[in-house]
RNA sequence: CUAUUUGAGGGUUUGAUCCUGGCCCAGGACGAACGCUAGCGGCGUGCCUUAAGCAUGCAAGUGGGACGAGCCUCGUAAGAGGCGAGUCGCGAACGGCUGAGUAACACGUAGGAACCUACCCUUUGGUGUGGAAUACCUCGUCGAAAGACGAGCUAAUACCGCAUGACCUCGUACUUCGUACGAGAAAUCUAAAGCUCAAAAUCAAAAUGACAAAUUAUUUGACAUUUGAAAUUGGGAUUUUGGAUUUACUCGCACGGAGUGCGAGAAAAGGAUGUAACUAUCCACCGAAGGAGGGGCCUGCGGCCUAUCAGCUAGUUGGUGGGGUAAUGGCCUACCAAGGCUACGACGGGUAGGGGACGUGAGAGCGUGACCCCCCAGAAUGGGACUGAGACACGGCCCAUACACCUACGGGUGGCAGCAACUGGGAAUCGUGCGCAAUGGACGAAAGUCUGACGCCGCGACGCCGCGUGAAGGAUGAAGGCAUUCGUGUUGUAAACUUCUUUUGCCCCGAGGGAGACCGAGGGGAGAAUAAGCACCGGCUAACUCCGUGCCAGCAGCAGCGGUAAUACGGGGGGUGCAAGCGUUGUCCGGAUUUAUUGGGCGUAAAGAGUUCGUAGGCGGUUUGGUAAGUUGUCUUUUAAAUACCGGGGCUCAACCUCGGAAAGGGGGACAAUACUAUCAGACUUGAAGAAUACAGGGGCUACUGGAACUGUCGGUGUAGGAGUGAAAUCCGUUGAUAUCGACAGGAACACCUAGGGCGAAGGCAAGUAGCUGGGUAUUAUUUGACGCUGAGGGACGAAAGCCAGGGGAGCGAAAGGGAUUAGAGACCCCUGUAGUCCUGGCCGUAAACUAUGCUCGCUAGCGGUGUGUUCUUUAUUGAGUGCGCCGCGUAAGCUAACGCGUGAAGCGAGCCGCCUGGGGAGUACGAUCGCAAGAUUAAAACUCAAAGGAAUUGACGGGGACCCGCACAACCAGUGGAGCAUGUGGUUUAAUUCGAGACGAACCGAAGGACCUUACCUGGACUUGACAUCCCGAUGACAGUCCUAGAAAUAGGAUCUUUUUAAGCAAUUAAAACAUCGGGACAGGUGUUGCAUGGCUGUCGUCAGCUCGUGCCGUGGGGUGUUCCCUUCAGUGGGGUAACGAGCGCAACCCUCGCCGUAUGUUAAAUAUCCAUACGGGACCGCCCGAGUCAUUCUCGGGAGGAAGGCGGGGACGACGUCAAGUCAGCAUGGCCCUUAUGUCCAGGGCUACACACAUGCUACAAUGAAGCCGACAAUGGGUUGCCAAGUCGUAAGACGGAGCUAAUCCCAUCAAACGGCUUCUCAGUGGGGAUUGAGGGCUGAAACUCGCCCUCAUGAACGCGGAAUUGGUAGUAAUCGCGAAUCAGCUAAGUCGCGGUGAAUACGUUCUCGGGUCUUGUACACACCGCCUAUAAUAUUUAUAUUUAGGAACAACGCGCCUUGCAGU
Repeated sequence: CUAUUUGAGGGUUUGAUCCUGGCCCAGGACGAACGCUAGCGGCGUGCCUUAAGCAUGCAAGUGGGACGAGCCUCGUAAGAGGCGAGUCGCGAACGGCUGAGUAACACGUAGGAACCUACCCUUUGGUGUGGAAUACCUCGUCGAAAGACGAGCUAAUACCGCAUGACCUCGUACUUCGUACGAGAAAUCUAAAGCUCAAAAUCAAAAUGACAAAUUAUUUGACAUUUGAAAUUGGGAUUUUGGAUUUACUCGCACGGAGUGCGAGAAAAGGAUGUAACUAUCCACCGAAGGAGGGGCCUGCGGCCUAUCAGCUAGUUGGUGGGGUAAUGGCCUACCAAGGCUACGACGGGUAGGGGACGUGAGAGCGUGACCCCCCAGAAUGGGACUGAGACACGGCCCAUACACCUACGGGUGGCAGCAACUGGGAAUCGUGCGCAAUGGACGAAAGUCUGACGCCGCGACGCCGCGUGAAGGAUGAAGGCAUUCGUGUUGUAAACUUCUUUUGCCCCGAGGGAGACCGAGGGGAGAAUAAGCACCGGCUAACUCCGUGCCAGCAGCAGCGGUAAUACGGGGGGUGCAAGCGUUGUCCGGAUUUAUUGGGCGUAAAGAGUUCGUAGGCGGUUUGGUAAGUUGUCUUUUAAAUACCGGGGCUCAACCUCGGAAAGGGGGACAAUACUAUCAGACUUGAAGAAUACAGGGGCUACUGGAACUGUCGGUGUAGGAGUGAAAUCCGUUGAUAUCGACAGGAACACCUAGGGCGAAGGCAAGUAGCUGGGUAUUAUUUGACGCUGAGGGACGAAAGCCAGGGGAGCGAAAGGGAUUAGAGACCCCUGUAGUCCUGGCCGUAAACUAUGCUCGCUAGCGGUGUGUUCUUUAUUGAGUGCGCCGCGUAAGCUAACGCGUGAAGCGAGCCGCCUGGGGAGUACGAUCGCAAGAUUAAAACUCAAAGGAAUUGACGGGGACCCGCACAACCAGUGGAGCAUGUGGUUUAAUUCGAGACGAACCGAAGGACCUUACCUGGACUUGACAUCCCGAUGACAGUCCUAGAAAUAGGAUCUUUUUAAGCAAUUAAAACAUCGGGACAGGUGUUGCAUGGCUGUCGUCAGCUCGUGCCGUGGGGUGUUCCCUUCAGUGGGGUAACGAGCGCAACCCUCGCCGUAUGUUAAAUAUCCAUACGGGACCGCCCGAGUCAUUCUCGGGAGGAAGGCGGGGACGACGUCAAGUCAGCAUGGCCCUUAUGUCCAGGGCUACACACAUGCUACAAUGAAGCCGACAAUGGGUUGCCAAGUCGUAAGACGGAGCUAAUCCCAUCAAACGGCUUCUCAGUGGGGAUUGAGGGCUGAAACUCGCCCUCAUGAACGCGGAAUUGGUAGUAAUCGCGAAUCAGCUAAGUCGCGGUGAAUACGUUCUCGGGUCUUGUACACACCGCCUAUAAUAUUUAUAUUUAGGAACAACGCGCCUUGCAGU
């Protein structure tokens, strides 16, 4: 110097967000268990389960100095020593074990009075004298045994008398004190009666006054004043009576305490040492008092769950007498009284030994009760007493029971929840060890004996703590492993290697300690030697890659991972964490403010009772005084020790052990303070209530009355329909309906007034009048004087429906019937219609009984409307206030997750009550209460999920809304769908019919051209460094070409032919290089797979007008604003407005082309003009005029002029952010995977062309607006040398021969054309329409037209007579119709595609509907986004529960039986 230093979050609901809310994780702990692993030591710790059963051994004995025998040793003997059954004394009630029972004075804490206490300590007194037995032993009997019995002998500190005796107890007498009761007396308080004073609702009578009416001058009535009676109320003093309380009073009686005297009762044992023997000493014994320690009893307070346990109790509560005990007491008994406990939870049920403490936590708390300490309880189960100071006794006794053992079957024996050990159980818990040396205990005078208490050793990583497995240097960053972008990286200074050290372990010695086992400081020797694992590595959570697997195998704490590129499974490498351990499982606390005292909530997330009255309880205005219970302070005592904390000390440190200290909190006591709360007494008026006066109202109950409407009955008029619906039908009507008029009857409901107006606690309340009645408000400031607020239980009220009994019943109308609708229609619609709806009486007790907002009180800017009072004011319901209600707005503050609330709060505060704690199961089951029933109230669990939920956001969607657009519909024209043919697809078939594309957005699509080739497919035949590329090594000098042979060809064999360059050298030759072939090696190759690994390209929404960003602003946030709104546009086009201001990608424009004009140029025989072609320019912009829209405009619309063209002039290219895992690995490219004498390559043939059928796209038609024949006109774009091909000739024709011209504005295709025009024939028919199909004969291309080409001629002459449901294209040079050209290409299946021109229409009222799209808004339980989500039922399988039944077991209840009770057993 000290003993108070402390609080972390994350994952998971959603497309995203905020919130609510649960689940899960990270930390610590353990008497643990399991898995893998394991060097050493110290200190601790070890049956949590069957209080299950236990073989064997030990765990309580001791004393010969209490006693008499007996035996042994020594000794000649005397005697000495020892052993020792039995008697006797003390101990065995301690120590040790366990936690079954116990919710209790069992425990803890604080107190108390009516008690006991062996051994021990202190003080004091005493120990005299006799007697009768008995075990052992001897003899005998019984028994298998255990043991028992009879007769006889003997001793004591064993047992029994007598004596003495203080205290004590009892009895008795006296003295003194106290208490209770009764009577009297006195005082005080109170009640009643009497007395007296005052007031008084109301009643009665008379007189007077004035007024009114009638009548005529008087009467009557009522009013005012006065008087009397009086229910009753208030005040005063006093008397009487009754009651209560008190007392320094008096008397009587009873009881108790203290003191004194007398009488009675009641003790004892000896032994040893020593002596010649006493004395003496020690131990023991008896009485008494005190102490210490121990124990018994009583009381306050404290600590579990359950009300689905609400009433319990007859010895029960108290008293008196008696008994009993160490002692109080219903502890027991007899009698008396009727008490006692309970919502502050009795009684019952469940669970449990309690505490010190232990774990965790910031704390408050929550959980636990192993080891150690204290207390309690138990000793196989149940009961009982004996002995003793102490027990109702773990290793004592008796009885009963269960179990086990022995047996000669007659009978006996036993109790490990002591230490070890065993069996069983279980996930699981040790040695049948050593010693009394230490500590402690029993006995003993002592030596000593006994002691599974205890001290030690052993086993177990079960826990805590400590140590070690080496240290320093060492880069060619070795080898090996793994990865790789092939460069390298990493393992990694790690290893090797060098130097050094020696803890632990091994060997040797060893002071010392210890009963021993053994431990052991220290010293020496050899030697890096003897020593590392476990879990994890997607996120939470520190740590990453490869391979394998392929929604399989598996992982997982949560969310989740795995379906061919898995950091999530398994393995390898590497890494991270901890380390002789590491993980897993289980349990507890924490995180969890997720039971909220600290420290939560209830409008919509779970949560305000349907409303009100009110009991207990809780809380309570201002002020004065007293008290001091709560509260605060000081002092004191206690809260065992150990533990925890602080400071020291001892083991080398630590764990561990030990010494000292301190505090908090709790209980008791003493003293003090008095602000607040409480309590007692007094006062106050503002809270609350009352009074008077006034007012509003569908507040309630009862009775009576009313009109309109409706239905029915009767009568009149009148005739064929009525009614009903989306449309109908059932239904009513010629027996007269509906309609209309009149009369009558009945029941229910009350139009207008009537409104976000009124009243009521809520439910609820509406025609009018009368009666009875509740509540509210204002004014006065009149009375009381805190009388108040809330309200567990409890009471009352409580819509509709429903129930019971009796009425009533017009209309409406569950059920039921019929008609429709519909796939069906148990519904919606229609026609009928019973309960019911109505009334009276009685039940029920629930509703989205909602304002989803409990009641009361106070405080916190407003504005407007309305109902109803009141004050002042005004000419004036004029104006200004002030109360009590109702409603709206939403600006201020504030609150809220947001929505929203906002003076009637969901704001700021106070009081009280009710309720909530994840979703489902479930407001269900069981139980209880209520009910006639229906049912209501109260109210769980098993099991299951990781969510369920609230508010708001962005989308998407809607048989939601508003606005707008598009050949989207409508209008018009021509078609498709029916026929034949062509082409494509599906399907089927096949050796193969290669592959891809699949709503729109696949299907004359990839393919702008499958006889071979193509070709990817099939069959067969061949090749293997390969048909193709690059490189290396070796050998050779050829190969190729031409020809011949075999073969289907590929290919094979043969013949012929036969290298080049450079350097050296005279040369032969050598070397090198190039090229080629052969062999070998790297590699090639793949139209194999994955378009869900990809690039690129493309389709589509869609040429739709949208999609976004920066800064600012708003919002907790997701997000919003801008981009919404108004006008307008093809357009997010433009303008205006605006918390937005700007910008980007899109739109438009820029580009190409067509239409008009100009200028320049001009190859095609020449010239001119026009045309034509090419190039470059101009032209159009709402520019001009008129009118119109709008608040307005720089905006827009309508018309006109001019012009070739007029309102983006026509067409094209151009396609935002994105969507569809859209399409394509077979166009190309490309990652991964796969094949490598084949999934590669070559060849021949076949197939892609099949054919019952289905679909799609086209062509040709069905005819007269036509067909055929003859004659006659008018284009444009294009192409051409392996080509286009003229003239001419031949052929009916296809075509052939021919060869001029043309590399093209020159020649050719190509007379360039057809529809068209003119003339003729046909005459409505399967016809001269239509041309399929088939036969025959030819032509062309090409090695080759069989499978499988095209064309020509002749012949043949099918379906088809305009097409069902449905469906397509087109808004102008468009549709329709007519022909021409080109690409590909030897030829062609082209009727396809892409272009070119000719002729050339009709229609659009309009946006209701269909489809698609855009903007705003609204709802949403959707977000894979309506092809969404999701409800019910059925079937099958599995599981669980229930009901019924069977068998076994347990408990409880009832009943019966036996027993004295406790209790046991039975059904």

The prediction has a mean pLDDT of 81. A computed fold for a 1467-nucleotide RNA from Candidatus Woesebacteria bacterium RIFCSPHIGHO2_01_FULL_39_32, annotated as small-subunit ribosomal RNA. Rfam family: Bacterial small subunit ribosomal RNA.